About this RNA:
This is a predicted structure of a 1685-nucleotide part of an RNA (large-subunit ribosomal RNA, half A) from a Gammaproteobacteria bacterium.
[in-house]
Context: one part of a larger RNA
RNA sequence: GGCGCACGGUGGAUGCCUAGGCGGAGGCAGGCGACGAAGGACGUGGUAGGCUGCGAUAAGCCUCGGGGAGCCGCCAACCAGGCUUGGAUCCGGGGAUGUCCGAAUGGGGCAACCCGCCCGGGGGCAACCCCGGGCAUCGGCUCCUGAACGCAUAGGGAGUCGAGGCCAACCCGGCGAACUGAAAUAUCUCAGUAGCCGGAGGAAGAGAAAGCAACAGCGAUUCCCUCAGUAGCGACGAGCGAACGGGGACCAGGCCAAACCGGCCGGCUUGUCCGGCCGGGGUUGUGGGACUGCUAAGGGGACCUGGAGCGGUAGGCGAAGCGGCUGGAAGGCCGCGGCACAGAGGGCGAUCCCCCCGUAGCCGAAACCGCGAAGGGCCGGGCAGGAUCCCGAGUAGCGCGGGGCCCGUGGAACCCCGUGUGAAGCCGGGUGGACCAUCACCCAAGCCUAAAUACUCGCCUCCGACCGAUAGUGGACCAGUACCGUGAGGGAAAGGUGAAAAGCACCCCGGAGAGGGGAGUGAAAGAGAUCCUGAAACCGUGCGCCUACGAGCAGUGGGAGCCGGUUCGGCCUUCGGGUCGGGUCGGUGACCGCGUACCUUUUGCAUAAUGGGUCAGCGAGUGAUCCUCCGUGGCGAGCUUAAGCCCCGGCUGGGGUGGAGGCGUAGGGAAACCGAGUCUGAACAGGGCGAUGGAGUCGCGGGGGGUCGACCCGAAACCGGGUGAUCUACCCAUGGCCAGGGUGAAGGUGGGGUAAUACCCACUGGAGGCCCGAACCCACCGGAGUUGCAAAUCCGGGGGAUGAGCUGUGGGUCGGAGUGAAAGGCUAAUCAAACCCGGAGAUAGCUGGUUCUCCCCGAAACCUAUUUUGGUAGGGCCUCACGCAUUCGCUCCCGGAGGUAGAGCGCUGUUACGGCUAGGGGCCCCUUACCGGGGUUACCAAACCGUGGCAAACUUCGAAUGCCGGGAAGCGCGAUCGUGGGAGACAGACCGCGGGUGCUAAGGUCCGUGGUCGAGAGGGAAACAGCCCAGACCGCCGGCUAAGGCCCCCAAGCGAUGGCUCAGUGGGAAACGAAGUGGGACGGCAGAGACAGCUAGGAGGUUGGCUUAGAAGCAGCCACCCUUGAAAGAAAGCGUAAUAGCUCACUAGUCGAGUCGUCCUGCGCGGAAAAUAUACCGGGGCUAAGCCAUCCGCCGACGCCGCGGCUGCACCUUGUGUGCAGGGUAGGGGAGCGUUCCGUAGGCCGUUGAAGGGCGCCCGUGAGGGCGGCUGGAGGCAUCGGAAGUGCGAAUGCUGACAUGAGUAGCCACAAGGGCGGUGAGAAUCCGCCCCGCCGGAAGCCCAAGGGUUCCUGCGUCAAGGUCAUCUGCGCAGGGUGAGUCGGCCCCUAAGGCGAGGCCGAAAGGCGUAGCCGAUGGGAAUCCGGUCAACAGUCCGGAACCGCCGGCGAUUGCGAUGGGGGGACGAAGGAGGGUAGCCCAGCCGGGCGCUGGUUGUCCCGGUUCAAGCGUGUAGGUCGGUCCCGUAGGCAAAUCCGCGGGGCCAGGGCUGAGGCGCGAGCACGAGCCCCUACGGGGGCGAAGUGGGUGACCCCCGACUUCCCGGAAAAGCCUCUAAGCACCAGAUCGUUGGCGACCGUACCCGAAACCGACACCGGUGGGCAGGGCGAGUAUCCCCAGGCGAGC
Repeated sequence: GGCGCACGGUGGAUGCCUAGGCGGAGGCAGGCGACGAAGGACGUGGUAGGCUGCGAUAAGCCUCGGGGAGCCGCCAACCAGGCUUGGAUCCGGGGAUGUCCGAAUGGGGCAACCCGCCCGGGGGCAACCCCGGGCAUCGGCUCCUGAACGCAUAGGGAGUCGAGGCCAACCCGGCGAACUGAAAUAUCUCAGUAGCCGGAGGAAGAGAAAGCAACAGCGAUUCCCUCAGUAGCGACGAGCGAACGGGGACCAGGCCAAACCGGCCGGCUUGUCCGGCCGGGGUUGUGGGACUGCUAAGGGGACCUGGAGCGGUAGGCGAAGCGGCUGGAAGGCCGCGGCACAGAGGGCGAUCCCCCCGUAGCCGAAACCGCGAAGGGCCGGGCAGGAUCCCGAGUAGCGCGGGGCCCGUGGAACCCCGUGUGAAGCCGGGUGGACCAUCACCCAAGCCUAAAUACUCGCCUCCGACCGAUAGUGGACCAGUACCGUGAGGGAAAGGUGAAAAGCACCCCGGAGAGGGGAGUGAAAGAGAUCCUGAAACCGUGCGCCUACGAGCAGUGGGAGCCGGUUCGGCCUUCGGGUCGGGUCGGUGACCGCGUACCUUUUGCAUAAUGGGUCAGCGAGUGAUCCUCCGUGGCGAGCUUAAGCCCCGGCUGGGGUGGAGGCGUAGGGAAACCGAGUCUGAACAGGGCGAUGGAGUCGCGGGGGGUCGACCCGAAACCGGGUGAUCUACCCAUGGCCAGGGUGAAGGUGGGGUAAUACCCACUGGAGGCCCGAACCCACCGGAGUUGCAAAUCCGGGGGAUGAGCUGUGGGUCGGAGUGAAAGGCUAAUCAAACCCGGAGAUAGCUGGUUCUCCCCGAAACCUAUUUUGGUAGGGCCUCACGCAUUCGCUCCCGGAGGUAGAGCGCUGUUACGGCUAGGGGCCCCUUACCGGGGUUACCAAACCGUGGCAAACUUCGAAUGCCGGGAAGCGCGAUCGUGGGAGACAGACCGCGGGUGCUAAGGUCCGUGGUCGAGAGGGAAACAGCCCAGACCGCCGGCUAAGGCCCCCAAGCGAUGGCUCAGUGGGAAACGAAGUGGGACGGCAGAGACAGCUAGGAGGUUGGCUUAGAAGCAGCCACCCUUGAAAGAAAGCGUAAUAGCUCACUAGUCGAGUCGUCCUGCGCGGAAAAUAUACCGGGGCUAAGCCAUCCGCCGACGCCGCGGCUGCACCUUGUGUGCAGGGUAGGGGAGCGUUCCGUAGGCCGUUGAAGGGCGCCCGUGAGGGCGGCUGGAGGCAUCGGAAGUGCGAAUGCUGACAUGAGUAGCCACAAGGGCGGUGAGAAUCCGCCCCGCCGGAAGCCCAAGGGUUCCUGCGUCAAGGUCAUCUGCGCAGGGUGAGUCGGCCCCUAAGGCGAGGCCGAAAGGCGUAGCCGAUGGGAAUCCGGUCAACAGUCCGGAACCGCCGGCGAUUGCGAUGGGGGGACGAAGGAGGGUAGCCCAGCCGGGCGCUGGUUGUCCCGGUUCAAGCGUGUAGGUCGGUCCCGUAGGCAAAUCCGCGGGGCCAGGGCUGAGGCGCGAGCACGAGCCCCUACGGGGGCGAAGUGGGUGACCCCCGACUUCCCGGAAAAGCCUCUAAGCACCAGAUCGUUGGCGACCGUACCCGAAACCGACACCGGUGGGCAGGGCGAGUAUCCCCAGGCGAGC
């Protein structure tokens, strides 16, 4: 480490439970709000927080009722204190109070805040503060007032009524998508849907015929059923889709305008006039009314009133049980009773009709609300006559453009809108689907109208074959919470002790821990507190067996050994048992055989193709409707109801009624129409479709289809409405920032120079998208980082750095839009169209996934078509049902058609050689102008002849097989065919054969044909879908075989006989090569002596000739003769410069028997080089264990046989039957198991122990079932039926838990720690001290923003802290923030925003005047010191100042929203004067040294001090003053402006600093005392001079320049109205008043923005010493740190 058993931990499944949900039925209600809503903020209790209630009268107050004993809400108990029979708490009706925000409404505003005015009241004379009431806007009405402009109107004011905002769905209206569907797409569709907007009601809308209909009629509207998926519309595609009529629900009709009459008012052109208002009249289409005449009954309701009564909002009464047993507990069981108009339900220690609450039934309201009879008010006639009058006008109609209807422009009526035009008027007008006529119906251009219908935020009662904590609402629990996001918006997790807390007193270990052990409670503590049950993954502990020289899908078959149980027998026994042997069961498993997971997708997967870490739970063909088929049931030439209505219920439901309508019963035809026929047609022809042969229909169940999301999950996208410019882009307004150094433009001054300029020199000057370079901004290079420090950083360099610069605050612009010095950049870590929500379950011919069992059959990867090729449809192939015939297949016989293989070459072509020979070409000759003639030829060559070939598109021939037909028998027996239901499949693969293509390449590709795989296991081929053998229903430790095998691995022959091979050929390969070897055939030579060897010869003419320097057999050319001889080339090689030389051919001798060659053939040899390792027999190994042939035997499979069993089909002789069959993917069919719920069930089982959990045994072919004991502690369910959220291993599935990686990476800047002591249970980390180190333009100090208690103190240490922790920015508790003068508020205005009126716009809304808001700007006022643990211009001390009010005194033209002034402004530059700060000296105090020196020119420390008041300096600036005039400053002005005059250079204004006072107050080194060591108290020296010197002050200055540089108020002044004794104003003095909010702490960061105690980011201020130009760099001070392993 593995397996097994046992016991634990973790975890929270399962079972049970339900507080909460979900769906519905009936009823109620259908609104709330300026009388301040909905919804909130903040408060409110004796007690901290949350919920609930309530509102400063604050878990409540008053009153009227109910009720009747306890009460002061809940989490949530205790304490403290109270109330109550004099009736509390509690419940109901009515009332009171009701902070602040919110329509929000006095004004403002960043909701819950700020600031007012008027009236009244309170403190105070007042300032100031408090209380009560009122004060918004718009609209209607009334009244008053009242411009330009006479009347009038606009406008202004008052009164009164109303509106405003919220709310789930329903309703009407305005505007109005897209995805999608049409397998593309534009009309069309989705859809008038979604959405936005306006408006209303409890309903809304519609509604009383200018309507339908069709010659008959109906009689408002709405809703349901039907008509009907009909008529129609429609790229006549997809799709859309009526009406009439019929059946029902409900039922209801009215009023004006006009004619006419009258009254009042107005007008003039006075008339029997016109107009307006009011009253009467009148309301219709068989036309009505007016008018004239006549006549008089009764009826109605929707409005008001009225209230009998009924109902609602609290309640009351309400029957009947005891005993025994078990048990912790009785309601269980047993026994005996009772009630019932009550046996619904809930509770109570288990299952209660009789224990409790209730239930049936009956009763009940002071008050409020609803309905509401009677009664009252109120409203309303009829007939006739017919002359005249009236009967809805920019209307109807028409043109054009649109919209709505079923109707998409169509022949398009009808209705509506826009635009243009434009009637008639009762002798009139509209309609009836263009239009006209006839006929019929009906009166538009005015209005109202219940009920039947739709919906449910809410209240009450009840129900469920609904859920039961991953379910059911998102939410059972303090959830729209935590948390995420700027925002719109998104959005969780989380239930259970027990009957009762009886919630563990006490003891022990431990840190006064955590946790645990005892004890105790309890039925149970293994119910001990995220506590019922407590599964699995996962992590352990003990025991048994196995495992350390061996090897892999981890199993399966066999199996020794070891261990354990049981049983039998023997022996022993202390009787408990032990031991030995056998049987049997179990655990383990050395060793051996065989054996490459699962799913998906594929021709094909161990595949190194997809998916899954594991486990648990969740997770996918459902529902509606229509159609179709099958099954089943009812009725049957019929069947059936729909809506609705009625009855009975316990209100789930049941029964009845309802015949409208549908389907069927008859067809044919385009139709009229006819009809067992009809249509066509001239037809009494033919033909087509029908009849003759009749079954349907309505339920229920199942299969399939259409429309709906339609099996589930998944887009990229499209559209609508909103949310975002805290990031970023650009812009606007207002503020801020840029060390230092350099260069030296223009101009100026001086000099030179010129007639004058020009020009030159010097100095001055200080320009610049100038230069160098910090802060600051940027991001070019390199490196690091890349699960980071960091979702863009760090390190080292780099670029810009007075400008088109950077930056703070506030503001503007945004989704086909913004912004963009332009990169498709940026618009909140997102951009070729943001984000959020919605349409929405968009669509997805695509991918993935799709859950229990058994049985029967079982494909396809082809054809045709396709914007089709990975999709689909029809056909083929599968399945199921029914039907039908000897229908089909095989073998045999008979008869056929045919043009392939082959063959052939006559045809069509092609082709080799030869012949023959036209023709052509070449050459020669002749003729030559040309034409031509002749000869010749080793040239080409037709036809023809001969010989020999080739062909898919050649055939004078021509099979096998196949195909068609006929016949016979046998076999097949789910084989054929038809009709109907259901499919799947239309990616195929390899192998053999026949072909195309390709290269007679491919594991290529395309056909045909067969097989196998696919969808096929088994045996063989070492292993190996497609090859060989063979088709697996299950079992057997029986037998026979197939392919293939039989030496060992490895079952069976080292079998037999005869050959072959020597190459390990066998056991990889070609052309080609070879005296390998066996067999065969043929031939040459050979005893006249072959072949090979050996010996010898191999000569002469001659060095042949030519050529050549030479060429002699042997460079080359030509020739290649002759002689001798047994034989010998004018030479086949080697060789030489050339000769020479050596061989050969050839010959003789020797030797003595075969030798040489060609061809065919068997088996071998060479040819033969690759990468980790032999590695081309599976291995060993083999000379047979190789190869050929023959023979016998054996092995060998899931084949075959035997035996037993199951199932299907067929058959009959029904039985223990027989026969046949049973591989299987897609797929079809059949039969079952289990889960949840319902009926059965008021039953049965259950505390003597249900479900669930964990084991074991048994049963079944399986899904599964039964039983036992353990756990558990209250539910479960047989049977037969019913209904489904019904079965999981996979979807990169979802949720949770737990693993693995792994004790691994890492512990977030390398500025650094060490020692000692303290505390403590414990110390590297906390505290103290000492030393060391780091920052020091910061890593110090102070603000703003932002944060929101983090500040201080005490206690604590589970978690947080990247380690530790006694510590902390952590937990708990207590404490802490003090203002006239700081900031806000307040006054003022900028950008911008809002915006009375107004203008514009379908709506929403947009713009904008007055005005208001809005700081980042303008506007009154404080300093120094001290003090707390924590605050301080805030408290204290001292010293000041500002505003307002009052008193007193003095003086006096005061007075404003109006005039004027002022406020008031750029950039750069340089200079001067100061001050802060710093330095030195002096002075004061202290020191004299652990180590050589140190009384010295030594060392150390200190040497400080404000606002304000007074003075008015350096400097800056202006001329000043008086008078007169004045037409401008929208009126006025004494002011300003303008003009003029007089006088005077005096002066005015401004202004840092210094000095004096403030103040010897304070501070101050040091010293002294106390101390609980943190600290506390006291005394207190010097306090001078010089230097240096700012970016600060003078300075809102000055100079220069061009880009020419906010507004308003406060303030001063002037007058207007007005007031002038007053009021008011100014000055002095005195007294009073000065509210509210912020104030702690962090702030370059551990407290802000970055998910973090994050190496990033963050605006402003302060600026010491040395070196230095410097804020660079380096080192140091004050101060702060060593960065939490």
The sequence was found in a public genome assembly.